[in-house]
RNA sequence: GUUGUUACGGGUGUUGGAGUUCACCCUGAACCGCCCGCUAGAGGGCAGAUGACUCCUACGAGGGU
Numbered sequence: 001g002u003u004g005u006u007a008c009g010g011g012u013g014u015u016g017g018a019g020u021u022c023a024c025c026c027u028g029a030a031c032c033g034c035c036c037g038c039u040a041g042a043g044g045g046c047a048g049a050u051g052a053c054u055c056c057u058a059c060g061a062g063g064g065u
Base pairs, nucleotide, nucleotide: 009026010025011024012023013022016056017055018054019053020052021051033046034045035044036043
């Protein structure tokens, strides 16, 4: 230096934070949404602060004081 395995650890899962849990990745990685259209691109449209559950915050709608 390269390759493989194991332990620990770290990172990621389309818009913020935390807890629990699941999955993925080991830095040339995981991940960087979907649909229509297009050779590709350009262009147009759609859902969501979660991967999932719960809470907080921000934003939006309605009602009450």
About this RNA
Predicted 3D model of a 65-nucleotide RNA (Fluoride riboswitch aptamer (crcB RNA motif)) from an Acidobacteriota bacterium. The model forms 100% of the base pairs in the Rfam consensus.